[in-house]
Context: one part of a larger RNA
Molecule: small-subunit ribosomal RNA, 5' domain
Organism: uncultured prokaryote
RNA sequence: GAACGAACGCUGGCGGCGUGCCUAACACAUGCAAGUCGGACGAGAAAGCUUCCUUCGGGGAGUGAGUAAAGUGGCGCACGGGUGAGUAACACGUAGCCAAUCUGCCCCAUGGUCUGGGACAACCUUUCGAAAGGAAGGCUAAUACCGGAUAACACUUCGGGUCGCAUGACCUGAAGUUAAAAGAUUCAUCGCCAUGGGAGGAGGCUGCGGGACAUUAGCUAGUUGGUGAGGUAACGGCUCACCAAGGCUUCGAUGUCUAGCGGGUCUGAGAGGAUGAUCCGCCACACUGGGACUGAGACACGGCCCAGACUCCUACGGGAGGCAGCAGUGGGGAAUUUUGCGCAAUGGGCGAAAGCCUGACGCAGCAACGCCGCGUGAGUGAAGAAGGCCCUUGGGUCGUAAAGCUCUUUUCUGAAGGAAGAUACUGACGGUACUUCAGGAAUAAGCACCGGCUAACUCCGUGCCAGCAGCCGCGGUAAUACGGAGGGUGCAAGCGUUGUUC
Numbered sequence: 001g002a003a004c005g006a007a008c009g010c011u012g013g014c015g016g017c018g019u020g021c022c023u024a025a026c027a028c029a030u031g032c033a034a035g036u037c038g039g040a041c042g043a044g045a046a047a048g049c050u051u052c053c054u055u056c057g058g059g060g061a062g063u064g065a066g067u068a069a070a071g072u073g074g075c076g077c078a079c080g081g082g083u084g085a086g087u088a089a090c091a092c093g094u095a096g097c098c099a100a101u102c103u104g105c106c107c108c109a110u111g112g113u114c115u116g117g118g119a120c121a122a123c124c125u126u127u128c129g130a131a132a133g134g135a136a137g138g139c140u141a142a143u144a145c146c147g148g149a150u151a152a153c154a155c156u157u158c159g160g161g162u163c164g165c166a167u168g169a170c171c172u173g174a175a176g177u178u179a180a181a182a183g184a185u186u187c188a189u190c191g192c193c194a195u196g197g198g199a200g201g202a203g204g205c206u207g208c209g210g211g212a213c214a215u216u217a218g219c220u221a222g223u224u225g226g227u228g229a230g231g232u233a234a235c236g237g238c239u240c241a242c243c244a245a246g247g248c249u250u251c252g253a254u255g256u257c258u259a260g261c262g263g264g265u266c267u268g269a270g271a272g273g274a275u276g277a278u279c280c281g282c283c284a285c286a287c288u289g290g291g292a293c294u295g296a297g298a299c300a301c302g303g304c305c306c307a308g309a310c311u312c313c314u315a316c317g318g319g320a321g322g323c324a325g326c327a328g329u330g331g332g333g334a335a336u337u338u339u340g341c342g343c344a345a346u347g348g349g350c351g352a353a354a355g356c357c358u359g360a361c362g363c364a365g366c367a368a369c370g371c372c373g374c375g376u377g378a379g380u381g382a383a384g385a386a387g388g389c390c391c392u393u394g395g396g397u398c399g400u401a402a403a404g405c406u407c408u409u410u411u412c413u414g415a416a417g418g419a420a421g422a423u424a425c426u427g428a429c430g431g432u433a434c435u436u437c438a439g440g441a442a443u444a445a446g447c448a449c450c451g452g453c454u455a456a457c458u459c460c461g462u463g464c465c466a467g468c469a470g471c472c473g474c475g476g477u478a479a480u481a482c483g484g485a486g487g488g489u490g491c492a493a494g495c496g497u498u499g500u501u502c
Base pairs, nucleotide, nucleotide: 001502002501003500004499006498007497008496009495010494013374014373015372016371017370018369019367020366021332026330027329028328030327031326032325035075036074037073040072041071048063049062050061051060052059053058082285083284084283092209093208094207095206096205097204098203101202102201103200106198107197108196109195110194111193112192113191114148115147116146117145123138124137125136126135127134128133154177155176156175157174158173159172160171161170162169163168183190184189211257212256213255218248219247220246223245224244225243226242227241228240229239230238260282261281262280263279264275265274266273267272287308288307289306290305291304310321311320312319313318338364340363341362342361346360347358348357349356350355377407378406379405380404387398388397389396390395412439413438414437415436446491447490448489449488450487451472452471453470457486458485459484460483461482467474468473
């Protein structure tokens, strides 16, 4: 000098765009953050309205309505959002490989969608419990569940051909083996099953690369390899049985400490150094530890089970919970915001659609936290008012500064009208931005410094005191260095200080 997710002191007018718990991955009251489909299915209200009967209390029918709530079933909940604890690792980055793999929804293509069956919720009855929640019996539907049929370009074996570094891959012929399905509708369609291909996604393997400490020198028994088996979508000690005795290491194994990685960001002429907030990609985690279930996909933040710590309810028998989602609270801290509005836009889930849901997102609020822009007036005005300060008492200076006069109107205040962003409909922001008119200089300047480095000087007070200080150093009676004043210098809605990096 530059930079910052900054903080502190003094000060503070407006706008645009950004940014905002770096500390306790500490604990959390409350609300919201993931639902949707009646065009899969069984069932099915109420209010209100209309109408009929009435003993005037009410009752029946229709509509509301195939609507609400609950249930079976489907899809989603593995996305989106948060955090950085752990991790020095194929976690990340980069370059390759899978002849060792999977893939819901979407796209393309081919073929099919035949025929049967038995249940379980909801519901009804009984019953246990304070509750959470159950138990028993009975009825029932389906795109829920289970048989049978069909038979392939699927799978296996064999033959032939082409290719590959290769265990082999691909093409083709034959034989054999095994499998599936579900319907709905307003009749346009949407679905379902099997197979092949694609797109996008995921899994696995490998070379290379990026921390500290040798005051860590030896480490290793599923350890290294083989055979066989199991397991997985898939290779593999991934697991197991047996066999062999290997494997790694001063080119730093092992151990300890630290740390999410990258695109980037800051600095620097560059090389490099430092860093990893916001935004984007990947990874890991979801009270702590472990486990599997479902599923195309999880070992699953707002799912399940077990254990633990903590909090809450309890009728003491037993139960409930997990903000590192958005707000918000306590605590910690130098320090970091509203328990706001809206699904109008973009995107996502479900749905044939209308639409519903969406603290993603779009906006608003708070904070000079940052960057950028604008303003706090313009012109004229004395050999120069008053007043302050200095003075050699002549004067000098603040100073065209003020006043005065002539103007302007950003912002501000008030009013009217009102664009694009939204092709037909749809605007939270918002009567906001913007435009025009009216009013009146009105509403708007501070902070640090002035011994040298370093731009800027005098007086008074103080008297090695009180104090200053980044370094050198100032202060003991004329201190440009302390404190005040006048004056000056530098920046300016900021200015200084502190911290950190280059």